Context: one part of a larger RNA
RNA sequence: AACGAACGCUGGCGGCAUGCUUAACACAUGCAAGUCGAACGAGAUCUUCGGAUCUAGUGGCGCACGGGUGAGUAACACGUGGGAACCUGCCUUUAGGUACGGAAUAACGUCUGGAAACGGACGCUAAUACCGUAUAUUUCCUCCGGGAAAAAGGUCCGCCGCCUAAAGAGGGGCCCGCGUCAGAUUAGCUUGUUGGUAGGGUAAUGGCUUACCAAGGCUACGAUCUGUAGUUGGUCUGAGAGGAUGAUCAGCCACACUGGGACUGAGACACGGCCCAGACUCCUACGGGAGGCAGCAGUGGGGAAUAUUGGACAAUGGGGGCAACCCUGAUCCAGCAAUGCCGCGUGUGUGAUGAAGGCCCUAGGGUUGUAAAGCACUUUCAACGGUGACGAUGAUGACGGUAACCGUAGAAGAAGCCCCGGCUAACUUCGUGCCAGCAGCCGCGGUAAUACGAAGGGGGCGAGCGUUGUUC
Repeated sequence: AACGAACGCUGGCGGCAUGCUUAACACAUGCAAGUCGAACGAGAUCUUCGGAUCUAGUGGCGCACGGGUGAGUAACACGUGGGAACCUGCCUUUAGGUACGGAAUAACGUCUGGAAACGGACGCUAAUACCGUAUAUUUCCUCCGGGAAAAAGGUCCGCCGCCUAAAGAGGGGCCCGCGUCAGAUUAGCUUGUUGGUAGGGUAAUGGCUUACCAAGGCUACGAUCUGUAGUUGGUCUGAGAGGAUGAUCAGCCACACUGGGACUGAGACACGGCCCAGACUCCUACGGGAGGCAGCAGUGGGGAAUAUUGGACAAUGGGGGCAACCCUGAUCCAGCAAUGCCGCGUGUGUGAUGAAGGCCCUAGGGUUGUAAAGCACUUUCAACGGUGACGAUGAUGACGGUAACCGUAGAAGAAGCCCCGGCUAACUUCGUGCCAGCAGCCGCGGUAAUACGAAGGGGGCGAGCGUUGUUC
């Protein structure tokens, strides 16, 4: 000097920030991802019989973003600079197309199982759901002869869609050089291991995988092992070099009760999806089921310690929708906390007989001290009354009757904390008597203690002041 701090004493206001560093401990409750009726059949409600509204289901897009956490990871994880063998929904540009058919199935109906969760059988039906045929601007395969591959309609008639191909943008996967903590009281490590050939696999390169062949590969420039740790931009300190650190904000990575696995999909091996195993919790009619806050609040626990079960989608952005609009604990706001930084106030001027009181005293006086009182003023902030925004280009304001402005009354409502032996700014009296106590170091205290305790006085900082911890 600094801090995501804590503790003690004290505490007026505002602005802007910040707020579980510990148990990646367990979680009651509510909310945090939906939307589309302009894809589809069906049902219900209302009806001025024109139609309107709502929705369980099928279907589409989204749910891989946004939000959280730092357990693991010493690694191409990250940073930086390169590379070639790749993928890419939505968006942009360009070219072409959108023809003809078919079979089902949920919803629904009947019957039926189960305590529930959830099912079963039969029957009916639609689509932008599924399948076949045709065609092919182009694309793919090829032994260069040829072969293979598309589509979906809706509509308020404006348009919105669908298919194929090429290019782009943005995003992502992969490879490499260099950089990246400590320990040698860890010296050898390795068998898919190192390389080759062939097959397989992937969007793609590759021992990624399998078979065969060779016997390689790494290491004192520290392999292997052990411990610790997310990483970077940055942050703190310092003249710098450096050291320490990685909260908030931004980029990347990893994780989502623990371990494993794939499915769907442009994208996941998926926080609020699925399956299996495990621990734990809950329901049960004992047959069987349900769950995952390291989302936002909140609870218990741990701890020196860290907030509201708040408001709104008004703005910014995201998802869906032609749109109207709906959703959004992202976000914007409000609440709590002197946790930090910054600003302001707690009055101003005058006032000597230097009042009273306190303290000291050589008893003369000195000091507190212009301090108070008194007199004359002011009204910032707070209070009360009124007006009342910007943020919103046309509409729409949670914040909020907030900020700001105007007016009213009155010095009125607003000062403490630490220290005073030296370092180190600031001294006397009393009490105590190696006791009680102080202390960062040196050291004070055993009868005159400027060092303990109190008082008077003084010094420092000030809505804070000290202490403790940690870093430089």